[in-house]
RNA sequence: UAUUGAUGAACACCGACCCGUCGUAUAAUUAAGGGGAUAGGGCCCUUAAGUCUCUACAUAGUCACCGUAAAUGGCUAGUCUACGAGGGAUUGAGUGUGUAUC
Numbered sequence: 001u002a003u004u005g006a007u008g009a010a011c012a013c014c015g016a017c018c019c020g021u022c023g024u025a026u027a028a029u030u031a032a033g034g035g036g037a038u039a040g041g042g043c044c045c046u047u048a049a050g051u052c053u054c055u056a057c058a059u060a061g062u063c064a065c066c067g068u069a070a071a072u073g074g075c076u077a078g079u080c081u082a083c084g085a086g087g088g089a090u091u092g093a094g095u096g097u098g099u100a101u102c
Stems, first nucleotide, its partner, number of pairs: 005102004010097004014092003018088002021085005026056001029049007041066002050057001059077006
């Protein structure tokens, strides 16, 4: 100096899992049917549409409106889910690089 083996630490990559951020989808939206309540009420069920999309499509508050009838409307707040990008944490009998000791 080279090769091989063992051990330890480091770095990179990959995988798994978790947590934020951003983007896309959807407006937590719309339509139809059936039933139900009635100013101390305004609800329940089903079906369908909407997404290159699985799921969800509800909750709470507030304002209005309906003079007892069959019909509700506006506003506010805060999500979940799917996919993609990037970040962080943890982890591995994983892969590789190179290093220290023997």
The RNA shown here (Purine riboswitch aptamer) has 102 nucleotides and comes from Alteribacter aurantiacus DSM 18675. Rfam family: Purine riboswitch aptamer. Rfam links the family to the GO term purine nucleobase biosynthetic process. The family is grouped with related families in Rfam's "Purine riboswitches". Rfam describes the family as follows. Riboswitches are metabolite binding domains within certain messenger RNAs that serve as precision sensors for their corresponding targets. A reference for the family is Reining et al. (2013), "Three-state mechanism couples ligand and temperature sensing in riboswitches", Nature. The coordinates come from a structure-prediction model, not an experiment, and the mean pLDDT is 79.